[in-house]
RNA sequence: GGCGAGUCGCCGCUCAAUCCUGUCGGCGCAUCUACCAGCGCGCAGGAACCGGGGACCCACGUACUCCCGGGGUGAAUCGGCAUCGAUGCCGUAGGGCCACUUCUUCCCGCCCGAACCCGUCAGCUAACCCGGUCAGCGGAUCUGGAAGAAGGA
Numbered sequence: 001g002g003c004g005a006g007u008c009g010c011c012g013c014u015c016a017a018u019c020c021u022g023u024c025g026g027c028g029c030a031u032c033u034a035c036c037a038g039c040g041c042g043c044a045g046g047a048a049c050c051g052g053g054g055a056c057c058c059a060c061g062u063a064c065u066c067c068c069g070g071g072g073u074g075a076a077u078c079g080g081c082a083u084c085g086a087u088g089c090c091g092u093a094g095g096g097c098c099a100c101u102u103c104u105u106c107c108c109g110c111c112c113g114a115a116c117c118c119g120u121c122a123g124c125u126a127a128c129c130c131g132g133u134c135a136g137c138g139g140a141u142c143u144g145g146a147a148g149a150a151g152g153a
Stems, first nucleotide, its partner, number of pairs: 010139005018047006026041004048133006058123001069121001070118004078091005094112004100148005
């Protein structure tokens, strides 16, 4: 000096997945004989955001055949090729990122294009009812324009 990995702090990204209050007569850290203060977790509430169910109206429907039900969250759908299959590859509807925010423009820029859930049942849907707030990553990555914010002088 380079490459790889781990821990802590800070900053940032996907996602609804964040914030606030109380509690030590809950647990842990710290302290350490104990107490106080503090921090994290747990628990109990709240705010905000997100999802599902759920009227009128509207939509669907009605004949025949078949049987392989139907539905939800999500960007994650639809094709082609190979394969006995598992699966793999190439595209693609669609989605994300490029560092104050939003919109827009540009780049042959970089990625994703999954997974799961309900259980025979659900169109829309006011009132109303029910639930979720996890998890996974990164340390830089472009050209302009407009509006706003913050900061500095």

Predicted 3D model of a 153-nucleotide RNA (c-di-AMP riboswitch aptamer (ydaO/yuaA leader)) from Blastococcus sp.
The sequence was found by an Rfam model in a public genome assembly.
NCBI's taxonomy places the organism under Bacteria, Bacillati, Actinomycetota, Geodermatophilales, Blastococcus.
Rfam family: c-di-AMP riboswitch aptamer (ydaO/yuaA leader). Its family is annotated with cyclic-di-AMP binding and regulation of gene expression in the Gene Ontology.
The model forms 96% of the base pairs in the Rfam consensus.
Model confidence (mean pLDDT): 76 of 100.